[in-house]
Order: sequence, then C1' cells, then structure tokens
RNA sequence: CUCUUAUCAAGAGAGGCAGAGGGACUGGCCCGAUGAAGCCCGGCAACCAUCGAGUAAACAAUAUACUCGGAAGGUGCCAAAUCCUGCAAAGCUGUUACAGCUUUGAAAGAUGAGAG
Repeated sequence: CUCUUAUCAAGAGAGGCAGAGGGACUGGCCCGAUGAAGCCCGGCAACCAUCGAGUAAACAAUAUACUCGGAAGGUGCCAAAUCCUGCAAAGCUGUUACAGCUUUGAAAGAUGAGAG
C1' cells in the first nucleotide's frame, strides 16, 4: 500500500511541558492565548490476547461458537453522530428547469482483526 471482515448516536482530567494551530478531503459550520498541534501523566472502552462463569450438550474430556463478567498485556480512543455535507433512491413542500426538508442505502474516512 492492497484485499476481506466487524464496528463507528455511548464513554473518557478545570493535571504538567509546550507554544499556533486544529476538526482526513470538498463546501459549510465550528474549536483555539479563559490557550491549538505535539509530548508526559491521567482516563475511557473492551477489537485482539488473557482470566472467570454460563449456554449449544446429550457419559466424560478436548476443540469450537455464542452470552455475561474482569481488565494486568497488544492496539485504539478521550469537542460537536465519522460535527454536517459530497453519490443514489423514496416521501413531503414550493416550482418550468430546479430548490428545500426527512428517511434509507452507497461512497469516502477512521479503528480493530485476518490475509497478500
């Protein structure tokens, strides 16, 4: 970097260093010296791994799948729904083209796990 797959409406400090930027991209709209990015500490969560309990289950055991719980390990995350939006369909409203609103599905993106 590419492919497969799962998830993306919840959750997370009024600490230290640092100093101007940040929210992927487009168009918006926001956050920021009452201090941005980044680093450290802290925290959240439970994808992987791991531990405990249960179910499938039927003599027992092993493996497997699923559910619940824990959280010392590997990632991740800690403004706003993935902040909204970008393509398509349906419905409603106003209109000639078309525009607005709502819903759903894609696309794009992010993260985990697996593969190349």
Source information
SAM riboswitch aptamer (S box leader) from Evansella clarkii, 116 nucleotides, folded computationally. Of the family's consensus pairs, 97% are formed in the model. The coordinates come from a structure-prediction model, not an experiment, and the mean pLDDT is 81.